The RNA shown here (transfer RNA) has 72 nucleotides and comes from a Candidatus Moraniibacteriota bacterium. The source organism's lineage runs through Bacteria, Bacteria candidate phyla and Candidatus Moraniibacteriota.

RNA sequence: GGGUCCAUAGCUCAGCGGCAGAGCACUCGGCUCAUAACCGAAUGGUCGCAGGUUCGAUCCCUGCUGGACCCA
Repeated sequence: GGGUCCAUAGCUCAGCGGCAGAGCACUCGGCUCAUAACCGAAUGGUCGCAGGUUCGAUCCCUGCUGGACCCA
């Protein structure tokens, strides 16, 4: 220098054009003599950044940033 993949909640990850979700963690409540486990509820997001396409973008296109890998 060229190429491929990844970036979504505190963590691990789903979601591939039409209301942003799950598990775990945290908080509250239930259960218990008590703790853990278990059950219920609530909270938590600039979907890495900037543009473009579209009636509509986490999703498609371009550039940039960061990470992993391959080629030279």